This is a predicted structure of a 72-nucleotide RNA (transfer RNA) from Selaginella moellendorffii.
[in-house]
RNA sequence: GCUUCCAUAGCACAGUGGUAGUGCGCUCGCUUAGUAAGCGAAAGGUCACGAGUUCAAAUCUCGUUGGAAGCU
Numbered sequence: 001g002c003u004u005c006c007a008u009a010g011c012a013c014a015g016u017g018g019u020a021g022u023g024c025g026c027u028c029g030c031u032u033a034g035u036a037a038g039c040g041a042a043a044g045g046u047c048a049c050g051a052g053u054u055c056a057a058a059u060c061u062c063g064u065u066g067g068a069a070g071c072u
Base pairs, nucleotide, nucleotide: 001071002070003069004068005067006066007065010024011023012022013021018055027041028040029039030038048064049063050062051061052060
């Protein structure tokens, strides 16, 4: 230098055009004499950034940034 892949909640990830979700964690409650475990609830998101396509974009297209792998 070229090619491919990845970027979504504190962490790990799902979601491939039509209401942004799961597990763990955090907070609160139930349970216990108390703790752990168990159960229930709530909070937490500019879907990396910019533009385009579309009635509608996390999702499709282009560019930028960052990360990983391969080739030279």
The organism belongs to Selaginella, within Eukaryota.